């Protein structure tokens, strides 16, 4: 230097659950809290998974099922960009 790795130091980020706010929901935002995380920074038609169905179709006498994503997750992989430097 590249490419594996992940000891140190320095800093970061914050899971689960509480309050509280949005939102049909999933989910998100804020406050506390720390399960963990070297990308737990970024990226969600235009890569793959995945969760939710308001409305929309369908079936149904009804209750209601069952399909859809245009609506979420980047703390599923993924893509991209980037800190430090022992063995």
């Nucleotide at each position: 230097u590249c490419g594996a790795c992940g000891a140190a130091a320095g800093g970061g980020c914050a899971a689960a659950c509480u309050u509280u706010u949005c939102g049909a929901a999933a989910g998100g935002g804020a406050a506390g809290g720390a399960c963990g995380c070297a990308a737990a920074g970024c990226u969600a038609c235009a890569g793959g998974g995945g969760c939710u169905a308001a409305g929309u179709c369908u079936u149904a006498u009804a209750a209601a099922a069952g399909a859809u994503a245009u609506u979420c997750c980047a703390g599923c992989c993924a893509g991209u960009u980037g800190c430090c430097g022992a063995a």

Predicted 3D model of an 87-nucleotide RNA (c-di-GMP-I riboswitch aptamer) from Fictibacillus arsenicus. The prediction has a mean pLDDT of 82. The source organism's lineage runs through Bacteria, Bacillati, Bacilli, Fictibacillaceae and Fictibacillus. It was read from a public genome assembly, where an Rfam model found it.